[in-house]
Context: one part of a larger RNA
RNA sequence: GACGAACGCUUGCGGCGUGCCUAAGAAAUGCAAGUCGAACGGGGUCAUCAGCAAUGGUGGCUUAGUGGCGAACGGUCGCGUAACACGUAAGCAACCUGCCUUGAAGUGGGGGAUAACAGUCCGAAAGGACUGCUAAUACCGCAUGUGGUCAGUUUAUGGCAUCAUGGAUUGACUAAAGAUUUAUCGCUUCAAGAUGGGCUUGCGGCCUAUCAGGUAGUUGGUGGGGUAACGGCCUACCAAGCCGACGACGGGUAGCUGGUCUGAGAGGACGAUCAGCCGGAUUGGGACUGAGAUACGGCCCAGACUCCUACGGGGGGCAGCAAUUAGGAAUCUUGCACAAUGGGGGAAACCCUGAUGCAGCGACGCCGCGUGAAGGAUGAAGGGUCUCGGCCUGUAAACUUCUUUUGACAGGGAAGAAAAAAAUGACGGUACCUGUCGAAUAAGCCCCGGCUAACUACGUGCCAGCAGCCGCGGUAAUACGUAGGGGGCGAGCGUUGUCC
Numbered sequence: 001g002a003c004g005a006a007c008g009c010u011u012g013c014g015g016c017g018u019g020c021c022u023a024a025g026a027a028a029u030g031c032a033a034g035u036c037g038a039a040c041g042g043g044g045u046c047a048u049c050a051g052c053a054a055u056g057g058u059g060g061c062u063u064a065g066u067g068g069c070g071a072a073c074g075g076u077c078g079c080g081u082a083a084c085a086c087g088u089a090a091g092c093a094a095c096c097u098g099c100c101u102u103g104a105a106g107u108g109g110g111g112g113a114u115a116a117c118a119g120u121c122c123g124a125a126a127g128g129a130c131u132g133c134u135a136a137u138a139c140c141g142c143a144u145g146u147g148g149u150c151a152g153u154u155u156a157u158g159g160c161a162u163c164a165u166g167g168a169u170u171g172a173c174u175a176a177a178g179a180u181u182u183a184u185c186g187c188u189u190c191a192a193g194a195u196g197g198g199c200u201u202g203c204g205g206c207c208u209a210u211c212a213g214g215u216a217g218u219u220g221g222u223g224g225g226g227u228a229a230c231g232g233c234c235u236a237c238c239a240a241g242c243c244g245a246c247g248a249c250g251g252g253u254a255g256c257u258g259g260u261c262u263g264a265g266a267g268g269a270c271g272a273u274c275a276g277c278c279g280g281a282u283u284g285g286g287a288c289u290g291a292g293a294u295a296c297g298g299c300c301c302a303g304a305c306u307c308c309u310a311c312g313g314g315g316g317g318c319a320g321c322a323a324u325u326a327g328g329a330a331u332c333u334u335g336c337a338c339a340a341u342g343g344g345g346g347a348a349a350c351c352c353u354g355a356u357g358c359a360g361c362g363a364c365g366c367c368g369c370g371u372g373a374a375g376g377a378u379g380a381a382g383g384g385u386c387u388c389g390g391c392c393u394g395u396a397a398a399c400u401u402c403u404u405u406u407g408a409c410a411g412g413g414a415a416g417a418a419a420a421a422a423a424u425g426a427c428g429g430u431a432c433c434u435g436u437c438g439a440a441u442a443a444g445c446c447c448c449g450g451c452u453a454a455c456u457a458c459g460u461g462c463c464a465g466c467a468g469c470c471g472c473g474g475u476a477a478u479a480c481g482u483a484g485g486g487g488g489c490g491a492g493c494g495u496u497g498u499c500c
Base pairs, nucleotide, nucleotide: 001499002498003497005496006495007494008493009492012369013368014367015366016365017364018362019361020327025325026324029322030321031320034069035068036067039066040065042063043062044061045060046059047058048057049056050055076280077279078278086204087203088202089201090200091199092198095197096196100193101192102191103190104189105188106187107186108142110140111139117132118131119130120129121128122127147174148173149172150171151170152169153168154167155166156165157164158163178185179184206252207251208250213243214242215241218240219239220238221237222236223235224234225233255277256276257275258274259270260269261268262267282303283302284301285300286299305316306315307314308313333359335358336357337356341355342353343352344351345350372402373401374400375399382393383392384391385390407437408436409435410434411433412432416427444489445488446487447486448485449470450469451468455484456483457482458481459480465472466471
């Protein structure tokens, strides 16, 4: 000098930040991922029309279910990880990419189911079984093939070992879905782009030799499998390799980086908040769906824990936001709003959004402001000290004249809100402006032996105590305690801890 700090004393206001560093312990309660009726059938309700009625038609609103998209983002934590995890620089003649953009071509004709619903039944519940009915942009064949894929033939160009790219031609295989307000939105195939990812490699960044040898899918090859893709990634066979004092292997510790702190720099230490990447979601394992997960608020299995139970069986996962409990020196509200920014769905209106925007709490930090200003000597009183003359507190106070930052009250009152009008603000009647009132509402903490700015009196008497180091205290202690005075900083001041 610095801090995500803590503790003690003290505390007026505002702005901007910031706040479980410990138990990745446990887990009440509420919320944090939905949306689409312009994909579909049905139900409810309202209106209207036809009808004597039953009933039927049309339209609006609403919706459990089928279906689509999203749920792989956003948010959180740092357990693991010494690794191509990260950073940086390259490579992929070895790769994928929903939504979006551009371009080319197409969208023909059929079929069988199933949830919802109804009925019957089982179960305490969670839930489930059977039968029957029905729709689709759900599912399945057929046709077409601009194209695409694969296998041949032929040809041209290029390169980086394997090879890559283009043209012609033959054969096989391979698409689609409709809605509707008639203007569009979709759907299918292909090509390209953009974005996002995957893989490989050079180099770089901890401690330890009281860890010296390690390794059998190990190192390489061939055939096969697998993957979006290369590869011992997997497998069969063959060979015996591969790594290592330039530290392999083992052990310990640790998320990495941009950065932060310090320092003149070189360096050292750290990696809170913010941003990028990685990893995790009660512990361990597994795959499914999907463009994308081996998936925090999805599924299955096992373990521990916990809850319900009719004892047969079921449910759960805050390292999301609040809140609780435990641990701890220690870390906040079970708040408001989707007004803005952004995200998901939707044609849109709109819905959802504990992301986010705000507010609340904490002097936790930084910054700013205030607690008055000018005059005022009988140098008042009080207090302290004294050589009893005085000296100090001290222009300090009183008193006089002002001011009103701040405060209280009253009045006005935003920007943030947008593409052409209107409408739309949680914050918030907030910020800010004006007026009125009245010095009014507002100062402490540490130190005073030397280092180190600042001294006397009394008490105590190696006691009580102080102390960062040197050291003070045993009867005149500037070092302990109190008082007066003084010094420093100031809404803070000291102490402790850690780093430079």
Small-subunit ribosomal RNA, 5' domain from an uncultured bacterium, 500 nucleotides, folded computationally. The full RNA is in RNAcentral, with records from ENA and SILVA. Its Rfam family is "Bacterial small subunit ribosomal RNA".